């Protein structure tokens, strides 16, 4: 430098134009059961995310442009 794939919570991931409160898991808080007590299982509640600016659209996390990291692949 060309070309390809990807960036969604502390971490891993679903979602590819239309809601409602962006799905799940692990972790985190707080609570119940337990237990002399504590933790850890189990179970419930909760808090936390769409890489940055434009653009397209009635709507964008999803498309379309620069950038910016990442990871292949070619030189």
């Nucleotide at each position: 430098g060309c070309g390809g794939a990807g960036g969604u919570a502390g971490u891993c991931u679903a979602g590819g134009g239309g809601a409602c409160u962006a799905c799940g898991a692990c972790g985190c808080a707080c609570g119940g059961c337990u237990u002399u007590a504590c933790c850890a299982a189990c179970c419930g509640u909760g808090a936390g995310a769409c890489g940055u600016g434009g653009g397209u659209u009635c709507g964008a996390a999803a498309c379309c442009c620069a950038c910016c990291c990442u990871c292949c692949g070619c030189a």
Predicted 3D model of a 75-nucleotide RNA (transfer RNA) from a Candidatus Bathyarchaeia archaeon. The organism belongs to Bathyarchaeia (SeqCode), within Archaea. The sequence is in RNAcentral, with records from ENA. The coordinates come from a structure-prediction model, not an experiment, and the mean pLDDT is 81. It matches the Rfam family "tRNA". Gene Ontology term of the family: triplet codon-amino acid adaptor activity. About the family: Transfer RNA (tRNA) molecules are approximately 80 nucleotides in length.